[in-house]
RNA sequence: GGGACGAUGGCGUAGUUGGUUAUCGCAUCUGCUUCACACGCAGGGGGUCCUCAGUUCGAGCCUGGGUCGUCUCA
Numbered sequence: 001g002g003g004a005c006g007a008u009g010g011c012g013u014a015g016u017u018g019g020u021u022a023u024c025g026c027a028u029c030u031g032c033u034u035c036a037c038a039c040g041c042a043g044g045g046g047g048u049c050c051u052c053a054g055u056u057c058g059a060g061c062c063u064g065g066g067u068c069g070u071c072u073c074a
Stems, first nucleotide, its partner, number of pairs: 001073007010026003019057001028044005050066005
């Protein structure tokens, strides 16, 4: 340098025929339970979906540029 794939809460993930409240698990917070802790049960908060632009009535999803990461070819 060429090619492929990926980037979504603190971490890991789903979401693909574009459709309005973005899913689940872990973690975290509150309550219950316990002498206390853990486990368990109930509930809550947390995301400008990497970035910039475009298409569209509407974009996490489609198109183009950029950045970063992984794999691969040379």
The prediction has a mean pLDDT of 81. The RNA shown here (transfer RNA) has 74 nucleotides and comes from Volvariella volvacea V23. The gene name in the source record is tRNA-Val-CAC-2-1. Its Rfam family is "tRNA". By type it is a transfer RNA. Lineage of the source: Eukaryota > Basidiomycota > Agaricomycotina > Pluteineae > Volvariella volvacea. The sequence is in RNAcentral, with records from GtRNAdb.